[in-house]
Molecule: transfer RNA
Organism: Vicugna pacos
RNA sequence: GGGUAUAGCUCAGUGGUGCAGCACAUGCUUAGCAUGCAGGAGGUCCUGGGUUCAAUCCCCAGUACCC
Numbered sequence: 001g002g003g004u005a006u007a008g009c010u011c012a013g014u015g016g017u018g019c020a021g022c023a024c025a026u027g028c029u030u031a032g033c034a035u036g037c038a039g040g041a042g043g044u045c046c047u048g049g050g051u052u053c054a055a056u057c058c059c060c061a062g063u064a065c066c067c
Stems, first nucleotide, its partner, number of pairs: 001067005008022003016053001024040001026038003046062005
């Protein structure tokens, strides 16, 4: 100097309160387990400030990690 930081993990995302997969719990299926199916829970979007009617997104600083 450049890049990354979003759910337990891997990640998507756009200025108008966030997606999916795996994992988790419940139900159905089974004699039972696995598989499969259904509908769920889980996110102060790294921290602080600024701009804006409104910031995960734009700007500044900081922290951690990678090159």